This is a predicted structure of a 342-nucleotide RNA (Bacterial RNase P class A) from an uncultured Micrococcales bacterium.
Its Rfam family is "Bacterial RNase P class A". Rfam describes the family as follows. Ribonuclease P (RNase P) is a ubiquitous endoribonuclease, found in archaea, bacteria and eukarya as well as chloroplasts and mitochondria.
The coordinates come from a structure-prediction model, not an experiment, and the mean pLDDT is 77.
[in-house]
RNA sequence: UGGGUCGACCAGGCGGCCGCGGCAUUGCCGAGGAACGUCCGGGCUUCACAGAGCAAGGUGGUGGGUAACACCCACCCGGGGAAACCCGCGAGAUAGUGCAACAGAAAGUAAACCGCCGCGCAAGCGGUAAGGGUGAAACGGUGGUGUAAGAGACCACCAGCACUUCGAGUGAUCGAGGUGGCUAUGUAAACCUCGCCUGAAGCAAGAUCAGACAGAAGACGCUUGAGAGCUGCUCGCUCGAGUCUUCGGGUAGAUCGCUAGAGAGUGUCGGCAACGGCAUUCCGAGAUAGAUGGUCGCCACCCGUAAGGGUACAGAACCCGGCGUAUCGGUCGACCCGUCCU
Numbered sequence: 001u002g003g004g005u006c007g008a009c010c011a012g013g014c015g016g017c018c019g020c021g022g023c024a025u026u027g028c029c030g031a032g033g034a035a036c037g038u039c040c041g042g043g044c045u046u047c048a049c050a051g052a053g054c055a056a057g058g059u060g061g062u063g064g065g066u067a068a069c070a071c072c073c074a075c076c077c078g079g080g081g082a083a084a085c086c087c088g089c090g091a092g093a094u095a096g097u098g099c100a101a102c103a104g105a106a107a108g109u110a111a112a113c114c115g116c117c118g119c120g121c122a123a124g125c126g127g128u129a130a131g132g133g134u135g136a137a138a139c140g141g142u143g144g145u146g147u148a149a150g151a152g153a154c155c156a157c158c159a160g161c162a163c164u165u166c167g168a169g170u171g172a173u174c175g176a177g178g179u180g181g182c183u184a185u186g187u188a189a190a191c192c193u194c195g196c197c198u199g200a201a202g203c204a205a206g207a208u209c210a211g212a213c214a215g216a217a218g219a220c221g222c223u224u225g226a227g228a229g230c231u232g233c234u235c236g237c238u239c240g241a242g243u244c245u246u247c248g249g250g251u252a253g254a255u256c257g258c259u260a261g262a263g264a265g266u267g268u269c270g271g272c273a274a275c276g277g278c279a280u281u282c283c284g285a286g287a288u289a290g291a292u293g294g295u296c297g298c299c300a301c302c303c304g305u306a307a308g309g310g311u312a313c314a315g316a317a318c319c320c321g322g323c324g325u326a327u328c329g330g331u332c333g334a335c336c337c338g339u340c341c342u
Stems, first nucleotide, its partner, number of pairs: 001338010012299007020030004032313001036324002039322005044202004051235005056198005061075005076090001077088004091193002096191002098187003113132002115128005140158006159183001161180008206256004215247006227239003263282008300311004
């Protein structure tokens, strides 16, 4: 200096005037890095108390972090890349079922199209799977012995599989050996099996105060039990004298929940890291038909010679931790590769 990879931050600022909301008493505060998606996980609230089984759903390498997670960190294995780095629905195919089109002789206890060998005048018969062809894949590969011709039939060296010994590691795994039969593929983001986890509904949850009430008909039942107990079903347990359906009438306002927290900043210690401990400082919207705005001036950033123009994606509604998506631009750092100079 060029290219690449990974990560972090900012999201306009200040002042005057006018206009809003909250708290308060003369002051202070007032949309985000994603507030969007509603995809996960929780806090919190209610379902009177307490269970068992089945189903259903989620998840899937190992170890750690966290309130928890499908999140984050580190590592292992596999794949991609020259590398930094990126990706992975990462357990099981010897429990079972299913699927693998077409081509090909044959794709689950296989099969002989061409070929090779033997017998035969020929037609043909027998042996073979080493060579060729088809295909994503053809009953391990290379070299030899052997044979009529061949073949793990046998041997050497490899690969795979099973069993086993030692070493390193918390572990997933990795490395170095030994023995063996010679070896029928792939697919589970196909069904399935296995391991681990899981009550439901949701702030329109729920609590308090106020206000208003008109009944009629039917069904079942009154301890021989109608009905209720909130994912679905079954069992068990508990409550229970009225319950359910249809038609019809009346009231519906206010307060709480509602923002001081699994909170944030700085320093320090532990840890490879995620993160955690300790000390100290701060309090940064709580609206309820829904506020957070308008205007003037200066400054910041970008484009432009200048005049001048532009500033994205987008807006709280119980709260928090993540993930995904959108985005005009700007700033900073680390690493990898190339080139040049010293």